[in-house]
Molecule: SAM riboswitch aptamer (S box leader)
Organism: Sinanaerobacter chloroacetimidivorans
RNA sequence: ACCUUAUCAAGAGAGGCAGAGGGAAUAGGCCCGAUGAAGCCCAGCAACCUACGUAUUCAUAUUCAUGUGAAUAAAAAAGGUGCUAAGUCCUACGGAAUUUUAUUCUGAGAGAUGAGGA
Numbered sequence: 001a002c003c004u005u006a007u008c009a010a011g012a013g014a015g016g017c018a019g020a021g022g023g024a025a026u027a028g029g030c031c032c033g034a035u036g037a038a039g040c041c042c043a044g045c046a047a048c049c050u051a052c053g054u055a056u057u058c059a060u061a062u063u064c065a066u067g068u069g070a071a072u073a074a075a076a077a078a079g080g081u082g083c084u085a086a087g088u089c090c091u092a093c094g095g096a097a098u099u100u101u102a103u104u105c106u107g108a109g110a111g112a113u114g115a116g117g118a
Stems, first nucleotide, its partner, number of pairs: 002117007013042001015041003021032003026092004043084003048080002054073008088110001093107006
């Protein structure tokens, strides 16, 4: 880099180092940034995978007290990621509505992240 799949309107620092850029790519917008961007550290958020534990149900073995396995629920957050301006900042293709040429809604595409796969 490729394939499948789930999610993408919530949440999270006025900390330290750093020093000019940043908001994925192309185009057009609109923004953030010396009242300090990127990056790094710390801190935090979340709960995708998921350790331990709890409850319920089912299956199963049986030494009839429990063991084992599975599912579900709530919680928690140790580990693996991720994230911590704006809806994935907005629009680019299609459809719908209307206060009808600009706004809103919606689907796709593209993208991001996780899990699985080849």